[in-house]
């Protein structure tokens, strides 16, 4: 330099055109004589630009980052 895969919340993660699911952690509350488990409720997220579409995390193109593989 080619090629492949991935980049979604702090943290791992699904999702494959129709307004993002759940796990941890974090906030309140409940439970307890305390703490710890446990319930309940709540907030928090799609790398960057562009482009197709009635509609984009998703499909195209470019770009930036990581991982493997060739050279």
């Nucleotide at each position: 330099g080619c090629a492949u895969c991935g980049g979604u919340a702090g943290u791992c993660a699904a999702g494959c055109g129709g307004u993002a699911a759940g796990a941890c952690a974090c906030c309140a509350c409940c439970c307890u004589g305390c703490c710890a488990c446990g319930g309940u409720g709540g907030a928090g997220g799609c790398c960057c630009g562009g482009g197709u579409c009635c509609g984009a995390a998703u499909c195209c193109c470019g770009g930036c980052c990581g991982a493997u593989g060739c050279a």

Predicted 3D model of a 71-nucleotide RNA (transfer RNA) from a Nanobdellota archaeon. The source organism's lineage runs through Archaea, Nanobdellati and Nanobdellota. The sequence was found in a public genome assembly. Model confidence (mean pLDDT): 84 of 100. It matches the Rfam family "tRNA". About the family: Transfer RNA (tRNA) molecules are approximately 80 nucleotides in length.